Context: one part of a larger RNA
RNA sequence: CUGGGCGUAAAGCGCACGUAGGCGGACUCGCAAGUCAGAUGUGAAAUCCCCGGGCUCAACCUGGGAACUGCAUUUGAAACUGCGGGUCUAGAGUGGUGGAGAGGGAAGCGGAAUUCCAGGUGUAGAGGUGAAAUUCGUAGAUAUCUGGAGGAACAACGGCGGCGAAGGCGGCUCACUGGACCAAUAUUGACGCUGAGAUGCGAAAGCGUGGGGAGCGAACAGGAUUAGAUACCCUGGUAGUCCACGCCGUAAACGAUGGACACUAGUUGUUGGGGCGACCUUACCGCCUCGGUGACGAAGCUAACGCAUUAAGUGUCCCGCCUGGGGAGUACGAUCGCAAGAUUAAAACUC
Numbered sequence: 001c002u003g004g005g006c007g008u009a010a011a012g013c014g015c016a017c018g019u020a021g022g023c024g025g026a027c028u029c030g031c032a033a034g035u036c037a038g039a040u041g042u043g044a045a046a047u048c049c050c051c052g053g054g055c056u057c058a059a060c061c062u063g064g065g066a067a068c069u070g071c072a073u074u075u076g077a078a079a080c081u082g083c084g085g086g087u088c089u090a091g092a093g094u095g096g097u098g099g100a101g102a103g104g105g106a107a108g109c110g111g112a113a114u115u116c117c118a119g120g121u122g123u124a125g126a127g128g129u130g131a132a133a134u135u136c137g138u139a140g141a142u143a144u145c146u147g148g149a150g151g152a153a154c155a156a157c158g159g160c161g162g163c164g165a166a167g168g169c170g171g172c173u174c175a176c177u178g179g180a181c182c183a184a185u186a187u188u189g190a191c192g193c194u195g196a197g198a199u200g201c202g203a204a205a206g207c208g209u210g211g212g213g214a215g216c217g218a219a220c221a222g223g224a225u226u227a228g229a230u231a232c233c234c235u236g237g238u239a240g241u242c243c244a245c246g247c248c249g250u251a252a253a254c255g256a257u258g259g260a261c262a263c264u265a266g267u268u269g270u271u272g273g274g275g276c277g278a279c280c281u282u283a284c285c286g287c288c289u290c291g292g293u294g295a296c297g298a299a300g301c302u303a304a305c306g307c308a309u310u311a312a313g314u315g316u317c318c319c320g321c322c323u324g325g326g327g328a329g330u331a332c333g334a335u336c337g338c339a340a341g342a343u344u345a346a347a348a349c350u351c
Stems, first nucleotide, its partner, number of pairs: 004322003007305002012319001014201003021194003025088007033081002035077008049065006091191001092188004098181001103177002107173003110154001115149007125136002162169002206247006215241002220236004258318006266296012300307002324351003333344004
């Protein structure tokens, strides 16, 4: 090199965009680089192989042939790949129409609840637990009513529902803005797929500067429990959680399942569009169809579990990754980072 794999055994980069590269629709004309055929030259000898010969045989030696799968030159072929010219519309895009959506960033607004503050009523408890205690309360708590402050999150609707590439997104309004989908066309004419590097996005926690701080709450303190209790339970409570800007770049970042395209039985929900039928019309109902999202299942696949038109089936293209367990996702080096650390990534030794 050939070869085997990646849902759960080792193995899909967290996700995207895109450079190089790899791969790429239909028809036609040409070229002849790849490809195929012929010829010529060369491919030293020995070796290997075939047919003979010589040592009594063999090993060994030796004659002839074949071969040397290659390279170069040359003459042709033109199906396929490639290159060049032309044409096309089934891939891909663009335009106007329509409806759906917690898609995004910004501003403003709202009500419920917790806490705190002020005041009223009111009096001895409240709180908490398995039971208690720490704790709060006669300096008037808890309860209840009125007013105010402030921060954070948006009950019901809410759905196996929707949107987003992923992370993720949920009160209302307004303006700005991205994407997807359906129908009927018009238009460009292969403009496509993937994507090493690079670049961007990326939960929570954490970090820097400045704000903010209601509730919750690592650390911490106390009370319990216990043999002990650096815990589970309780009372407090600081960072943090929130905002702005800048870092970090990791997760069981999971569907533990990379992306694209094509093909391969169905049944049944739900969601967004469109069409037809019935109906006076909408609604409702039935049928068909395109896009999404679930459940169940044929063939097939699978070690089994299971997957099954949203494939883990059947194929093509491109990328990433795996190669016994431990040592170790560690050391060293390098890059990045303010740091925490992240990324890349061994070996000795051992079973």